The prediction has a mean pLDDT of 81. This is a predicted structure of a 73-nucleotide RNA (transfer RNA) from a Candidatus Woesearchaeota archaeon. NCBI's taxonomy places the organism under Archaea, Nanobdellati, Candidatus Woesearchaeota. Rfam family: tRNA. It is annotated as a transfer RNA.
[in-house]
């Protein structure tokens, strides 16, 4: 320098253009318990990496940039 993949909650990851963006774990609260754990119920937590474009509508499609990973020269 060239090519490919990934980037979504604190962590690990779903989400094939349209509903309100979700799950597990973690955290907090309540129940249960002599206490704790386990279990049960609930709650908080997100500029969907940044920016521009396409579209009536974008986490999703396209361009650029950034970060991480891999391959090539």
């Nucleotide at each position: 320098c060239c090519c490919c993949g990934c980037u979504u909650a604190g962590c690990u990851c779903a989400g094939u253009g349209g509903c309100u963006a979700g799950a597990g774990c973690a955290u907090c609260u309540g129940g249960c318990u002599g206490u704790a754990g386990a279990c049960c119920a609930g709650a908080g937590g997100g500029u969907c990496g940044c920016u521009g474009g396409u579209u009536c509508a974008a986490a999703u499609c396209c361009g650029g940039c950034a970060g991480c990973g891999g391959g090539g020269a």